Predicted 3D model of a 67-nucleotide RNA (transfer RNA) from a marine eukaryotic metagenome. It matches the Rfam family "tRNA". Rfam's curators write: Transfer RNA (tRNA) molecules are approximately 80 nucleotides in length. The family's RNA type in Rfam is transfer RNA.
[in-house]
């Protein structure tokens, strides 16, 4: 410094946390691929405090980075 769906990310206090990749199902195709529509998938590392309201601000701890 950083930790946010299976990975990747975006969002620094206020409407349902954002978007790719993957993954499902249905169309299209003889079959596939590639395009179309749609659905699932998140206790925002873990425990405290501040706040009317915390992924966001504080404290302590985990885990990695890198001087």
């Nucleotide at each position: 410094c950083c930790a946010u769906g299976g990975u990747c990310u975006a969002g620094u206090g206020g409407u349902u946390a954002u978007g790719a990749c993957g993954u499902c199902g249905c169309c299209c195709u003889u079959a596939c691929a590639a395009g179309g529509c749609g659905g699932a998938u998140g206790u925002c590392g873990u425990a405290g405090g501040u706040u009317c309201a915390a992924a966001u601000c504080c404290u302590a701890c985990u885990g990695g980075a890198c001087c």
The coordinates come from a structure-prediction model, not an experiment, and the mean pLDDT is 81.